Context: one part of a larger RNA
RNA sequence: CGUAGGAGACUUGAGGGGAGCUGUCCUUAGUACGAGAGGACCAGGAUGGACGAACCUCUGAUGUUUCAGUUGUCAUGCCAGUGGCAAUGCUGAGUAGUUAUGUUCGGACGGGAUAACCGCUGAAGGCAUCUAAGCGGGAAGCCCACCCCAAGAUUAGGUCUCCCUCGAGUAUUCAACUUGUUGAGUGCUCGACUAAAGGUCUCUGGUAGACCACCAGGUUGAUAGGCUGGAGGUGUAAGUGGAGUAAUCCAUUCAGCUUACCAGUACUAAUAGGCCGUGCGU
Repeated sequence: CGUAGGAGACUUGAGGGGAGCUGUCCUUAGUACGAGAGGACCAGGAUGGACGAACCUCUGAUGUUUCAGUUGUCAUGCCAGUGGCAAUGCUGAGUAGUUAUGUUCGGACGGGAUAACCGCUGAAGGCAUCUAAGCGGGAAGCCCACCCCAAGAUUAGGUCUCCCUCGAGUAUUCAACUUGUUGAGUGCUCGACUAAAGGUCUCUGGUAGACCACCAGGUUGAUAGGCUGGAGGUGUAAGUGGAGUAAUCCAUUCAGCUUACCAGUACUAAUAGGCCGUGCGU
């Protein structure tokens, strides 16, 4: 820009893409078959490999925003307690998130038309013949079915809902009756008013993200931060008291601290507003 008004939702599916793999074991059955050795079709079940998708409950990884231990040194006047630097100083754990080696799931079932091939009926050609007319069966393959995208599919689809003007003059058409008026419609001209539904700018953000987009919100508000509570993590803070000559230990104390998690709460910030989009639509 188009999709013959504008807008918000929900959809159909022309078309396109993805997937499509396979082993072993058990039963049938040591049956059919076979002198024996051996050893099935069909059918049913179990469990794997590789591949793929989603996810983080479990098992792990990471987790320089959490906690603890500890070395050297500097600072805080000293002690004690802390802080800086040394690859995050080193080390032990670890929430959210991300993730695989972890978990769950998938290939299927079924239908249609067929290939090679197997048939029925059957002439030309009194027989025969699956074929010439006609009718069946038949594959991991083809078309559906399963998953995803999809109306710029210009053949531009469908459904639902929402939104938007008055006056005057003039010309003309129709209708009514009280016969020259009224009402309705249309064309042209003029004037006045109006700015809808909705969108966007902008701001707070994340389940989204390179940007854009998408999504959740903007006081009629829990969108982010803060605060409060909880979960989870770490592992028993500081101070004080006590025991011991002391190192240290015990009690207060499953304490103290705590990021991304879950809730609650308007304390802070999402203010006020601008702009686009018109007036019933060849």